Predicted 3D model of a 74-nucleotide RNA (transfer RNA) from a Patescibacteria group bacterium. The coordinates come from a structure-prediction model, not an experiment, and the mean pLDDT is 81. It was read from a public genome assembly. Rfam family: tRNA. Rfam links the family to the GO term triplet codon-amino acid adaptor activity. Rfam describes the family as follows. Transfer RNA (tRNA) molecules are approximately 80 nucleotides in length.
């Protein structure tokens, strides 16, 4: 250089070949528990889906194109 993969919450990842509100775990704070922690339960906050442009009535999904990680070959 070329070629496939991945980018979704503070971390790991999920999201059915586009469909009307974007979701689990752990972590964080708030409350109950206790003399206090810790463990248990209840709750709450946190994302303009890596940037940008295109398609469509609708894009986290599909196209292009940028950038940053792996892998392989050369």
């Nucleotide at each position: 250089g070329c070629g496939c993969g991945c980018u979704u919450a503070g971390c790991u990842c999920a999201g059915u070949u586009g469909g009307u509100u974007a979701g689990a775990g752990c972590g964080a704070c708030u409350g109950a528990u206790u003399u206090a922690c810790a463990c248990u339960c209840a709750g709450u906050a946190g994302g303009c889906c890596g940037g940008g442009a295109g398609u469509u009535c609708a894009a986290a999904u599909c196209u292009c194109u940028c950038a940053g990680c792996g892998c392989g070959c050369a």